This is a predicted complex of two RNAs, RNase P RNA and transfer RNA, with 444 nucleotides together.

RNA sequence: GAAGUUCGCCAGGCAGCCGCGGCAUGCUUGGCAUGUCGAGGAAAGUCCGGGCCCCACAGAGCAGGAUGCCGGCUAACGGCCGGGCGCAGCAAGCCAGUGGGCAACCGCUGGCCCAAGGCGACGGAAAGUGCAACAGAGAAUAGACCGCCUAAGCUCGCAAGGGCCGGCAAGGGUGAAACGGCGAGGUAAGAGCUCACCGCGGGAUGUGGUAACACGACCGGCUAGGCAAACCCCAUCCGGGGCAAGGCCAAAUAGGGGAGCGAUGGCGUGGCUCGCGCCGCUCCCGGGUUGGCUGCUCGAGGCCGCCGGCAACGGCGGUCCCAGAGGAAUGGCUGCCCACGACAGAACCCGGCUUAUCGGCGAGCUUCCAGC
RNA sequence: GGGCGAUUAGCUCAGGGGUAGAGCGGGGUCUUUACACGGCCUAGGUCGGGGGUUCAAAUCCCUCAUCGCCCA
Numbered sequence: 001g002a003a004g005u006u007c008g009c010c011a012g013g014c015a016g017c018c019g020c021g022g023c024a025u026g027c028u029u030g031g032c033a034u035g036u037c038g039a040g041g042a043a044a045g046u047c048c049g050g051g052c053c054c055c056a057c058a059g060a061g062c063a064g065g066a067u068g069c070c071g072g073c074u075a076a077c078g079g080c081c082g083g084g085c086g087c088a089g090c091a092a093g094c095c096a097g098u099g100g101g102c103a104a105c106c107g108c109u110g111g112c113c114c115a116a117g118g119c120g121a122c123g124g125a126a127a128g129u130g131c132a133a134c135a136g137a138g139a140a141u142a143g144a145c146c147g148c149c150u151a152a153g154c155u156c157g158c159a160a161g162g163g164c165c166g167g168c169a170a171g172g173g174u175g176a177a178a179c180g181g182c183g184a185g186g187u188a189a190g191a192g193c194u195c196a197c198c199g200c201g202g203g204a205u206g207u208g209g210u211a212a213c214a215c216g217a218c219c220g221g222c223u224a225g226g227c228a229a230a231c232c233c234c235a236u237c238c239g240g241g242g243c244a245a246g247g248c249c250a251a252a253u254a255g256g257g258g259a260g261c262g263a264u265g266g267c268g269u270g271g272c273u274c275g276c277g278c279c280g281c282u283c284c285c286g287g288g289u290u291g292g293c294u295g296c297u298c299g300a301g302g303c304c305g306c307c308g309g310c311a312a313c314g315g316c317g318g319u320c321c322c323a324g325a326g327g328a329a330u331g332g333c334u335g336c337c338c339a340c341g342a343c344a345g346a347a348c349c350c351g352g353c354u355u356a357u358c359g360g361c362g363a364g365c366u367u368c369c370a371g372c
Numbered sequence: 373g374g375g376c377g378a379u380u381a382g383c384u385c386a387g388g389g390g391u392a393g394a395g396c397g398g399g400g401u402c403u404u405u406a407c408a409c410g411g412c413c414u415a416g417g418u419c420g421g422g423g424g425u426u427c428a429a430a431u432c433c434c435u436c437a438u439c440g441c442c443c444a
Base pairs, nucleotide, nucleotide: 001368002367003366004365005364006363007362008361009360010359012337013336014335015334016333017332018331020038021037022036023035024034025033026032027031040343044354045353047352048351049350050349051348052242053241054240055239059274060273061272062271064238065237066236067235068234069083070082071081072080073079084122085120086119087118093112094111095110096109097108098107099106100105123233124232128231129230130227131226145172146171147168148167149166153164154163155162156161180198181197183195184194185193199222200220201219202218206215207214208213246294247293248292249291256285257284258283259282260281265279266278267277268276301320302319303318304317305316306315307314308313338341373443374442375441376440377439378438379437382396383395384394385393390427398414399413400412401411402410420436421435422434423433424432
């Protein structure tokens, strides 16, 4: 310098005028003036997690749900960071074939190996139950359709040979999947039947590592196939509801009808049981009220610096205040500049994930080329 | 704002891992003088879109879209 890849940041800028909402101050009865602040990286989907509030201080058991390699971070998480293992595979490289060219070299196809990086719901299938359509002889302690064999036994035949009884998972074929591979020995033909190598399974008072895991002496002739986003088992976690939660004030009111109950009852939250709390009343029908205030924004907060950590993150110090409506504000016009501006608008708050998004900037890593 | 549900033929719905059906509607035909009813035959499906698990997905899981319901 080129190519690839990952991560982070920004989200048109400046000026003027007009307009809108909150708060403060002043004038002021309804309003006006001045000052100040006024959307996002996703405010979205509501897919997870937490705060906050009510029910018990969130309790016990069952049922149900979620998560699932290891370690760490965190208020918590299904999130993030680091690591392990596996999968796929681009570039580069190597090999084989092949095309062009005098050559240097340039391509094309296939295979191997595959950087940085990508993807993985990645506990358990040698606990148990179950499932596998169609095809195929046979689909899970399998299977003689084609095929191979005729050693032993019986039988026909003078014989060659044939038949019976049988043997065989080496070959063909079916399938998503057919119960190790290859070579040698062996055999009637065969077969882990035996042996070497490879693969597979287990794996020590073993070695390294916090661990996952890696290596592995030794053992096993092979038994152990797939599916747990099938039931299930194991481990961990989860009480229910949600700001239309909840609290306060005001307004309204009924005097009615029905049902239940005397503690073995009723109601309060969740699917059940217990427990807990409240109660002489409770529920349903019918009837009345469809007002206001609050919760409401200072917070696991932003920025800067130092320190610890590979990192996520944490600690300390300084500094800043940055929407809070309740029919719901954040807009319009003009001028200049440029790279001509995407997706999109808060409604209790926060941490994530996912989805939408014109463009721009920066950094890390890897490979190749060139120079020192 | 918050909490839920549904999506399969033109319409209404079954089917909940093994290659998708029912009723109505459509088309043809028979019957009738003709029509209706009725009988027989028949067409019509990327199972809302995308991705994953699996040999195999309408079905199981994730995500997106659309439609609908509830609250005071």